[in-house]
RNA sequence: UAAUUAUUAUUUACCAUCCGUCGUAUAAUGUUGGGAAUAUGGCCCAAGAGUCUCUACCGGAGCACCAUUAAAUGCUCUGACUACGAGGAGGAGAAGGUUAUUA
Numbered sequence: 001u002a003a004u005u006a007u008u009a010u011u012u013a014c015c016a017u018c019c020g021u022c023g024u025a026u027a028a029u030g031u032u033g034g035g036a037a038u039a040u041g042g043c044c045c046a047a048g049a050g051u052c053u054c055u056a057c058c059g060g061a062g063c064a065c066c067a068u069u070a071a072a073u074g075c076u077c078u079g080a081c082u083a084c085g086a087g088g089a090g091g092a093g094a095a096g097g098u099u100a101u102u103a
Base pairs, nucleotide, nucleotide: 001103002102003101004100006098007097008096014091015090019088021086022085023084024083025082026056029049031047032046033045034044035043041066042065050057058079059078060077061076062075063074064073
């Protein structure tokens, strides 16, 4: 000096999927039509609004309300998915450094 192998505190750029966090959207929320249940009940179907937005628009618990038993539910708490964005974790590769070996 070169090559190869191994290794690594470091630096730089990259990353499809998966995992997890945060932010934005939306309040897991309103409206309408039809149907169903009825205090052991309180739902089902469809349309449409809401998002610079695809999708979703429900579950559970507690309390209340309806006793003119009919057609209408209310409040609170709690639990997601989806779209986009940013970190993390992780992955892979490159450069450099170091050590060893060989020539």